[in-house]
Context: one part of a larger RNA
RNA sequence: AGAUGGUAAGGGAAAUCGGCAAAUUCGCCCCGUAACUUCGGGAUAAGGGGUGCCUGUGGGCUUGAAAGGGCUCGCAGGUCGCAGUGACAAGGAAGGAACAACUGUUCAAUUCAAACAUAGCAAACUGCAAGAGCGAAAGCUUGUGAACAGUUUGUGAAUCCUGCUCAAUGCUGGUAAGUGAAUCCGGGUUUCAACCCGAUCAAGCUCCAGUCAAUAGCGGGAGUAACUAUGACUCUCUUAAGGUAGCCAAAUGCCUUGUCGGAUAAGUACCGACGUGCAUGAACGGAUCAAUGAUUCCUUCGCUGUCCCUACCGUCUAUCGA
Numbered sequence: 001a002g003a004u005g006g007u008a009a010g011g012g013a014a015a016u017c018g019g020c021a022a023a024u025u026c027g028c029c030c031c032g033u034a035a036c037u038u039c040g041g042g043a044u045a046a047g048g049g050g051u052g053c054c055u056g057u058g059g060g061c062u063u064g065a066a067a068g069g070g071c072u073c074g075c076a077g078g079u080c081g082c083a084g085u086g087a088c089a090a091g092g093a094a095g096g097a098a099c100a101a102c103u104g105u106u107c108a109a110u111u112c113a114a115a116c117a118u119a120g121c122a123a124a125c126u127g128c129a130a131g132a133g134c135g136a137a138a139g140c141u142u143g144u145g146a147a148c149a150g151u152u153u154g155u156g157a158a159u160c161c162u163g164c165u166c167a168a169u170g171c172u173g174g175u176a177a178g179u180g181a182a183u184c185c186g187g188g189u190u191u192c193a194a195c196c197c198g199a200u201c202a203a204g205c206u207c208c209a210g211u212c213a214a215u216a217g218c219g220g221g222a223g224u225a226a227c228u229a230u231g232a233c234u235c236u237c238u239u240a241a242g243g244u245a246g247c248c249a250a251a252u253g254c255c256u257u258g259u260c261g262g263a264u265a266a267g268u269a270c271c272g273a274c275g276u277g278c279a280u281g282a283a284c285g286g287a288u289c290a291a292u293g294a295u296u297c298c299u300u301c302g303c304u305g306u307c308c309c310u311a312c313c314g315u316c317u318a319u320c321g322a
Stems, first nucleotide, its partner, number of pairs: 001317008010308002014306001019303001027051005036041001038157001052079012080084001092301007099293002104116002120155007131142004159287003163218003168215002170211005177206003185198004219237005246280001247277001258274005
């Protein structure tokens, strides 16, 4: 000097990105236990008290022929220490938000999460010699299956809901007409062919519909109420339709440390509101939500060498010296 342990008066997070690390708590018995809630939970909630040993005594179970022994539930008295789950073992707690319902899974070697999965919900295809997948084929799988089944896709428990748009792109269906290759057919050319022209003409496309829990999208400008302001109302341009219910400076808000309120002596953080929202918004799901989380943010109590501010005591290692 490093590593690893231990202890510190007074203060108690002032340290720090952040209580990281450490400390507190801890077993068992008794009492007691809130909001909220999907009535199951929350819950070991929280918060209190007890716990050793000795003596006496009561009950129960058990063993034994009995004497006696073992286990267990009490009651009373006494006694020692700073301390009785005396070492070991052994939850710190509470409140408010975000996200994900949950248990589960994951980038072997920097990411364990809010990502993936999930039950539930929805859509498409499929009546079986099907649909889907593998294979050149034979054939195989789904399938010891048969629509309460299988395949594919999206969303992601429950609860309340899921608005408008089929113009574009896709898919499905239809189709009078148009377009639409080669072969075949007719004609031409050629010794024969190749070749050329014509007619006919499939799917497809043009075209016509349907379809958004398909890919997707969801406006602008003026005027207007008896203070002012605002604009229920009116006019106008324009679109396929012009963002509904909800929600918000949100993991989404540039301006922005938005404004107001709360908490603090002081808060770019946090919570509650507001909303012309640069650029929120409904299964690319919207909102809410008990329980759950080695998730993220904020607060309080307890606790502490994180700090004020360092000190001392062990063990191990390295270097130097002897």
Model confidence (mean pLDDT): 86 of 100. The part of an RNA shown here (large-subunit ribosomal RNA, domain IV) has 322 nucleotides and comes from a Candidatus Heimdallarchaeota archaeon. Rfam family: Archaeal large subunit ribosomal RNA. The organism belongs to Candidatus Heimdallarchaeota, within Archaea. The RNAcentral record of the full RNA draws on ENA.